[in-house]
Context: one part of a larger RNA
Molecule: large-subunit ribosomal RNA, half A
Organism: Flavobacterium stagni
RNA sequence: GGCGUAUGGGGGAUGCCUAGGCUCUCAGAGGCGAUGAAGGACGUGAUAAGCUGCGAAAAGCUGCGGGGAUUGGCACAUACGAAUUGAUCCGCAGAUAUCCGAAUGGGGCAACCCAAUACAUUGAAGAUGUAUUACUCCGAUAGGAGGGCGAACCCGCUGAACUGAAACAUCUAAGUAGGCGGAGGAGAAGAAAACAAUAGUGAUUGCGUGAGUAGUGGCGAGCGAAAGCGUAGGAGCCCAAACCAAAGUUGUUACGGCAAUUUUGGGGUUGUAGGACCACGACAUUUGAUGCUAACUGAACUGGAACUACCUGGAAAGGUAGACGAUACAAGGUGAUAGUCCUGUACAGGUAAGGGAGGUUAUUGAUAGUGGUAUCCUGAGUAGGGCGGGGCACGUGAAACCCUGUCUGAAUUUGCCGGGACCAUCCGGUAAGGCUAAAUACUCCUGAGAGACCGAUAGUGAACCAGUACUGUGAAGGAAAGGUGAAAAGAACCGUGAAUAACGGAGUGAAAUAGAACCUGAAACCAUACGCUUACAAGCGGUCGGAGCCCUUUAGAGGGGUGACGGCGUGCCUUUUGCAUAAUGAGCCUACGAGUUACCGUUGCUGGCAAGGAUAAGUACUUCAGGUAUGGAUCCGUAGCGAAAGCGAGUCUGAAUAGGGCGCUUGAGUCAGUAGUGGUAGACGCGAAACCGUGUGAUCUACCCAUGGGCAGGAUGAAGCUGUGGUAACACAUAGUGGAGGUCCGAACCGGUUGACGUUGAAAAGUCUUCGGAUGACCUGUGGGUAGGGGUGAAAGGCCAAUCAAACUCGGAAAUAGCUCGUACUCCCCGAAAUGCAUUUAGGUGCAGCGCUGAUGUUGAGUUAUAUAGAGGUAGAGCUACUGAUUGGAUGCGGGGGCUUCACCGCCUACCAAUUCCUGACAAACUCCGAAUGCUAUAUAAUAUAAUCAGCAGUGAGGGCAUGGGUGCUAAGGUCCAUGUCCGAGAGGGAAAGAACCCAGACCAUCAGCUAAGGUCCCCAAAUGUAUGCUAAGUUGAACAAACGCGGUUUGUCUGCAUUGACAGCUAGGAUGUUGGCUUGGAAGCAGCCAUUCAUUUAAAGAGUGCGUAACAGCUCACUAGUCGAGCGGACGAGCAUGGAUAAUAAUCGGGCAUAAGUAUACUACCGAAGCUAUGGACAGAAUAUUCUGUGGUAGGGGAGCAUUCUAACAGGGCCGAAGGUGUAGCGUGAGCUAUGCUGGACUGGUUAGAAAAGAAAAUGUAGGCAUAAGUAACGAUAAUGCGGGCGAGAAACCCGCACACCGUAAGACUAAGGUUUCCUCAGCUAUGCUAAUCAGCUGAGGGUUAGUCGGGGCCUAAGGCGAAUCCGAAAGGAACAGUCGAUGGAUAACGGGUUAAUAUUCCCGUACUACUUAUAAUUGUGAUGGGGUGACGGAGUGAUGAAAGUACCGCCAACUGACGGAAUAGUUGGUUAAAGUACGUAACUAAAGGCCUUGUAGUUAAAUGCGCAGGGACUGGUGAAAUACGAUAGUACACGGCGUCUUCGGACAAAGUGAUAGUGUACCUAAGGGCUUCCAAGAAAAACCUCUAAACUUAGAUUAUAAGUACCCGUACCGUAAACCGACACAGGUAGUCGAGGAGAGAAUCCUAAGGUGCUC
Repeated sequence: GGCGUAUGGGGGAUGCCUAGGCUCUCAGAGGCGAUGAAGGACGUGAUAAGCUGCGAAAAGCUGCGGGGAUUGGCACAUACGAAUUGAUCCGCAGAUAUCCGAAUGGGGCAACCCAAUACAUUGAAGAUGUAUUACUCCGAUAGGAGGGCGAACCCGCUGAACUGAAACAUCUAAGUAGGCGGAGGAGAAGAAAACAAUAGUGAUUGCGUGAGUAGUGGCGAGCGAAAGCGUAGGAGCCCAAACCAAAGUUGUUACGGCAAUUUUGGGGUUGUAGGACCACGACAUUUGAUGCUAACUGAACUGGAACUACCUGGAAAGGUAGACGAUACAAGGUGAUAGUCCUGUACAGGUAAGGGAGGUUAUUGAUAGUGGUAUCCUGAGUAGGGCGGGGCACGUGAAACCCUGUCUGAAUUUGCCGGGACCAUCCGGUAAGGCUAAAUACUCCUGAGAGACCGAUAGUGAACCAGUACUGUGAAGGAAAGGUGAAAAGAACCGUGAAUAACGGAGUGAAAUAGAACCUGAAACCAUACGCUUACAAGCGGUCGGAGCCCUUUAGAGGGGUGACGGCGUGCCUUUUGCAUAAUGAGCCUACGAGUUACCGUUGCUGGCAAGGAUAAGUACUUCAGGUAUGGAUCCGUAGCGAAAGCGAGUCUGAAUAGGGCGCUUGAGUCAGUAGUGGUAGACGCGAAACCGUGUGAUCUACCCAUGGGCAGGAUGAAGCUGUGGUAACACAUAGUGGAGGUCCGAACCGGUUGACGUUGAAAAGUCUUCGGAUGACCUGUGGGUAGGGGUGAAAGGCCAAUCAAACUCGGAAAUAGCUCGUACUCCCCGAAAUGCAUUUAGGUGCAGCGCUGAUGUUGAGUUAUAUAGAGGUAGAGCUACUGAUUGGAUGCGGGGGCUUCACCGCCUACCAAUUCCUGACAAACUCCGAAUGCUAUAUAAUAUAAUCAGCAGUGAGGGCAUGGGUGCUAAGGUCCAUGUCCGAGAGGGAAAGAACCCAGACCAUCAGCUAAGGUCCCCAAAUGUAUGCUAAGUUGAACAAACGCGGUUUGUCUGCAUUGACAGCUAGGAUGUUGGCUUGGAAGCAGCCAUUCAUUUAAAGAGUGCGUAACAGCUCACUAGUCGAGCGGACGAGCAUGGAUAAUAAUCGGGCAUAAGUAUACUACCGAAGCUAUGGACAGAAUAUUCUGUGGUAGGGGAGCAUUCUAACAGGGCCGAAGGUGUAGCGUGAGCUAUGCUGGACUGGUUAGAAAAGAAAAUGUAGGCAUAAGUAACGAUAAUGCGGGCGAGAAACCCGCACACCGUAAGACUAAGGUUUCCUCAGCUAUGCUAAUCAGCUGAGGGUUAGUCGGGGCCUAAGGCGAAUCCGAAAGGAACAGUCGAUGGAUAACGGGUUAAUAUUCCCGUACUACUUAUAAUUGUGAUGGGGUGACGGAGUGAUGAAAGUACCGCCAACUGACGGAAUAGUUGGUUAAAGUACGUAACUAAAGGCCUUGUAGUUAAAUGCGCAGGGACUGGUGAAAUACGAUAGUACACGGCGUCUUCGGACAAAGUGAUAGUGUACCUAAGGGCUUCCAAGAAAAACCUCUAAACUUAGAUUAUAAGUACCCGUACCGUAAACCGACACAGGUAGUCGAGGAGAGAAUCCUAAGGUGCUC
């Protein structure tokens, strides 16, 4: 380390529970709001953070009623109270009710700021209180109404897209989603210019049916009525007009009136037309509203039956025994399960407010007749028409009907409209005005109840302080989290410990392994103890066999644990032709997680009734729970044929009685339930990229607008100007001056070129180095504007909140997905396909083929074998047998070329070449021929298939091998066909290993036998078998090899030489003509050419086989002789070897091979499989005598079961211990089941039926928990720490001290934004701090922010926002004058010192100033929202003067100062200072620039004395630092002093108080000023302020002085280049402005330092 057992930790599954949900039923209610809503903010308690309640009268106040003992909410503590003089509590009615919000006096960044008027408080200013003050509409006033919120339902305006159509455009989705307006408890519709059809109905609305019908429709996908019938409910009315009257106005008049018009009243309301009008007649009938009133109803509430004992137990309601109640056995609670214990329940009672069918009388309304018919009335820019659209089921169609944008445009009861183009007849109705209950829809809400609904990953997102925490700028998104116990009896006390941590005792309790992290307490995971085992061993870790050891015991051939050693053995899922695959998915565990439901079809089964079957809506009844009855509208069937009229066992066609088609002759349906399957719906689950709609975003970024700010220092030296020269005058030159520039160098600032680092970072874009711009098209702050097919863009498709070729959020929405993935228990039976045709089709689908299940049941139609008879044109073969192609030869028509003086006739030709002949040979689209097999038919035999119908599929990617072919290279593990086979979907044996090759088809068991392929030396079962050869290469032996080569070897056939001496070796010869001839410089056998290469001598010897020479020479060979003495050569085959032979880790398993374990031939024996046999068993089928047959299996079909949750009935179990958890044993083929020990502490099995949220290992699944990597990486700037002391349980980090180090245009100081208590003190260290911590920006408690003058408001305006009026627009809304908001700008009054732990221009001291009020005094034309002036503005450059601050130097004052060791006229250190304000009004700047005085005046206007304009006059003014005086007895250094604190006893620190001293010095430097100069791009507004008048006023008002008063709201702590802001962090990033010292230096560069700060939390 492994396995096992036991005990724990961890974790929170499971079981049980429910306080919360979900879905409904019945009843109620259906709104709230200017009398201030919904919703909030802030308050409110003795102590009070949250929730609840309430509102300054604040967990409450008053009255009435109920009730009767406790009580101050959740909430358990302390303190203090209330209550029988009736509290708390419950009900009804009241009071109060801050601020925001429609929000409404004005404003505004919601919960804040600022007003006016009247009254009140005080004499006034100032402050406070109460009331009123928005807008729109109606109304003459007075007054009234509206606005906003709220879940669905309703009406209207507007109105998508995805999607479907397998694409898409009409169409669909859909008038849906969404936006907007409006109403109510309902809304809408509604009393026929309606339907219908020769019969009738009689407003509207809803339900059933009609009916998926008629229709409509790229006649596609789809869309889809109406009448009629049944039923619910039921209800009808009013105006306009004619006519009459009155009043007003106007016109006219003959003044009598008349006419017109307006208003009001009467009248009147319809189709068999009615009314006015005329005539007649009458006061009836019905009914509404208001008032009064009874029964009754109605809140809190009251009464309300009946049980005891014993046993177990902590507890009785359990068990046993005996009783009782019941108009009450619903339910809940009580220490386990209660009719009789409690609350209740049945039943009975009770009243306030309120309601109240009905009744009644009173008041007040409405409502009717008959006849006549001359005239009048009966809804006009209307009906209708044209064009363009829309709605109707109806898409322009033959298109009626309804609506209308536009252009037109009637009739008048003898009229008009409709009846689906239109016309006629007929019928129905009476438009162009209005109102109307019920039946119908919905449920934010209240009460009562129900559930074969959930039970904490479920059920609402939310059982719990949840729309919370948290995320986002925002719209918006959005969690997790239940359980001690009957009762807190919640652990007194003791011990260990630094400890309030934790633990051990003790105690409580039935139980503490119920101890608050609390019921049960599974698994992953982490430990501890014990038993066996493990250190030569190689692995999908199991399985089969098995030694040893340990434990146990029904003592046996028992059981359990471990497992040395051996055999075999490449996970699961998915997807595939095919996966151990190195193809997909899963770290592990637990929980959750996918074919459902509704309706309509279709088929089977079960059941009812049957030529019939069934009801629907509705209604009634009931025990309110299941139902029962009724209801015949309607549907299917019973008859068909035809386009139809129609006819009918027939009918249609047709002239037909013919023929033919479809029917009859042959009858079964229908309604329920259930199962399979189809369709419409999200339709098995998860998954897009996208499209469309309403909104939210310019705190990032792009551009723009307004208003502010910033840019050290150095360099260059344009124009212009001046001087000199020069020119007729210019020009020009030169020297200065000058200070231009998208100029140069270079910090801040902005950017981001190079390289490195970083890449689970310090950082979701940075750091270091280097680099670009740096007065400009520059950078930047604050406030604004532009918004998604839109913006913005010096343009990169860039940017628009870490998102951009169309942002984000929510919705349509479960879009769609011919695509991928996943899809959950068992057993049994059968069992495919990867083919054809078609397809915008090729990985999809339809039909066919092949599968399953059920039914039918026959002239046996299927399959196989044999025999016989056929058709045919393949393999083969053949080609003087065709078509085509074709080798060699012979012949040579014809042609070409040459010759012939031309022509003709000819001749030649190693040229081309027809026909024919000989010879050879080819063909898928050649055939004179022509099989085998297959196919057809018949016969016989065997077998038991086949076929048809119905339901349900899957498959339509195939692959290897063999054979026949195409293609390709007679390449491919290629590709396309055909036939077969196997894999697919097939295990077993063999081939080392291998999908398909060989053998062979697995129901189960067996330590039985025989074989197949293949094997038999060992691994490894079986022959070291027999016989005869071959191979020498480790060839070959299972797994690549050729042409070609080869004196390897074995063997066969043929042939030559040889005792007349072969072959090989050795010895000797190998000569002459001649150096053959030619050629050549030379060529002599041997460069080359030629040749009857001849001849001679010879045993033999080439005009020469090689080597060699310049050429010769020389050495050889052929040939010959001798020697030797027996076989020696050649050719052609066969077997096995051999070379050819080259791939990356050693690999053909190893050993081995000469007498094989290689190889060839022959033979014998054996081994060898899940095959066959044997024995036993299971299931299925067939015959049934007792046997036979079958049982591999993916997609798929069929059958039978197991388990889970709930329901019903029946009968049970349980505190003497249920479920759940965890072990053990047994049973079943299996899913599973049973018994029992321990744990647990209250529920729960069985049987038979029923209903399902009904079974997980996989979906990069969801949630939680736990591993792994791993005690690994890292601990966030390399500016740096060390020592001593202190507190403390504990110190590298805290405090103090001393050294050291770092920053020092900051890493110092101030301040805006932003944050929001982080500030200070005390106490603490569980978490936070990347370590520790005694420390802290942490935790707890307490404290802290003081203003007339600072900033903001009570003042002003910019960009921009809002916006009465007005304009535009379906609505929402948009634009916008007046006005009103809005700083980043204008205006505007305080300084110095002291003080706190923490604030100070705020408190205190001192000294000032501003505004207003009152009083007093003096003077006096005051007066505005109007006029005028002023306010009032750019860039760059800049001389002189010259502050202040600062620094340096000098002087002065004071203190201190060196061991050796003095010098004190020296050195060091510190100080030497001084505000606002008041007075004074200087330097300087400005220069005909102005102001001042005055006259006139068509402008400014309502006016003016003002301004403007024109003239005259006198004048020096205007701006403005500083200095000086006072302020100033400020205070400080210093000296004295010494309360007191600490102490290492040396000393250190030090409050109050007292005292005084010293510079108008020099130098450097330059700020400011609405300054000046210059340039072109020409550079806010308003108020304050000054002045002028108008109205008005004249005891007011104004001005000046003095005195006394008054002076509001908000901010103020702290951080603020950062640990407190923005970046998820105590983050190397980002963040506007001000001050910013010394030395060196041009400098704010850089280096070192001061003040000050810090050493970067391991």